[in-house]
Context: one part of a larger RNA
RNA sequence: UUGGGUUUAAAGGGUGCGUAGGUGGGAUUUUAAGUCAGUGGUGAAAGUUUGUCGCUCAACGAUAAAAUUGCCAUUGAAACUGAGAUUCUUGAGUAUGAUUGAAGCAGGCGGAAUGCGAGGUGUAGCGGUGAAAUGCAUAGAUAUCUCGCAGAACCCCGAUUGCGAAGGCAGCCUGCUAAGCCAUAACUGACACUGAAGCACGAAAGCGUGGGUAUCAAACAGGAUUAGAUACCCUGGUAGUCCACGCUGUAAACGAUGAUUACUAGUUGUUUGCGAUAGACAGUAAGCGACACAGCGAAAGCGUUAAGUAAUCCACCUGGGGAGUACGCCGGCAACGGUGAAACUC
Numbered sequence: 001u002u003g004g005g006u007u008u009a010a011a012g013g014g015u016g017c018g019u020a021g022g023u024g025g026g027a028u029u030u031u032a033a034g035u036c037a038g039u040g041g042u043g044a045a046a047g048u049u050u051g052u053c054g055c056u057c058a059a060c061g062a063u064a065a066a067a068u069u070g071c072c073a074u075u076g077a078a079a080c081u082g083a084g085a086u087u088c089u090u091g092a093g094u095a096u097g098a099u100u101g102a103a104g105c106a107g108g109c110g111g112a113a114u115g116c117g118a119g120g121u122g123u124a125g126c127g128g129u130g131a132a133a134u135g136c137a138u139a140g141a142u143a144u145c146u147c148g149c150a151g152a153a154c155c156c157c158g159a160u161u162g163c164g165a166a167g168g169c170a171g172c173c174u175g176c177u178a179a180g181c182c183a184u185a186a187c188u189g190a191c192a193c194u195g196a197a198g199c200a201c202g203a204a205a206g207c208g209u210g211g212g213u214a215u216c217a218a219a220c221a222g223g224a225u226u227a228g229a230u231a232c233c234c235u236g237g238u239a240g241u242c243c244a245c246g247c248u249g250u251a252a253a254c255g256a257u258g259a260u261u262a263c264u265a266g267u268u269g270u271u272u273g274c275g276a277u278a279g280a281c282a283g284u285a286a287g288c289g290a291c292a293c294a295g296c297g298a299a300a301g302c303g304u305u306a307a308g309u310a311a312u313c314c315a316c317c318u319g320g321g322g323a324g325u326a327c328g329c330c331g332g333c334a335a336c337g338g339u340g341a342a343a344c345u346c
Stems, first nucleotide, its partner, number of pairs: 004317003007300002012314001014201004021194003025088007033081002035077008048066007091191001092188003095184003099180002103177007110154001114150008125136002162169002206247006216240001220236004258313006266291009295302002319346003328339004
């Protein structure tokens, strides 16, 4: 390279938008770039293949033909692809009317719990554990009642629920913003799909500056345990956890399953629309689940939400270790991230 693959064996980019590129719905017509056919030219010789012949045979040699799959020119064909024109509505979008949700951002408000402060009652313990001790407490703790302050998180509802591209999103109210879905079939008329680069978003931890700090809690200290115990358990406790702005750009960023489109038995639960009725069965669309036919799969299993049958585009894989390392380059304040080998070895 041909070919084969990517849920779990190596392999789907964390996610979206999107440039180039690749691919692309129905009808009519023109063209003839691709495509197909004919003809001409060229495609040196040697070599190759086939026939015949010459060395006694063969190797070798001679001769004729073929091949030389190509290129150029020219004459045609017009199904398919391309290009030009006209047109269509089912793909896509718009409009109108309903509707849904923990989708996002900002502001306001609420109660419980926790800790702290002040005061009252009250007295000897509290706390913690397998058992203890460190710790707290007669300077009055724990417990209990009243008042106040602070920060963070939102019990029940709550669900195999819902929303979001992913990360993710949950007290209540208001404002702003975005999205999906359904119905109508009014409008545009292929405007589409994918997407190398690029841009944006991207949990937690971490970093910078400034705030905040109730809880919890790396580090750290002490008490235990133990042969030891730089741990597990306990008492404390600082970064951090929270907010604003900026950076970082990674995760088992998982459905370990890229996006889009079409097709291929059903059953059942549920969410939200539409529609219908006798409030009975049942219909339709978009989701979220559980089974299961065909089919697929090494099996586990998947199975209209495919890992089935096909198509288009992108990404990625090619034995284990060395190694996601070294070097170089790019990015970053740093931490580090991206790209990413080889020797050697089994």
Predicted 3D model of a 346-nucleotide part of an RNA (small-subunit ribosomal RNA, central domain) from a Bacteroidia bacterium. Taxonomically the source falls in Bacteroidia (Bacteria, Pseudomonadati, Bacteroidota). It matches the Rfam family "Bacterial small subunit ribosomal RNA".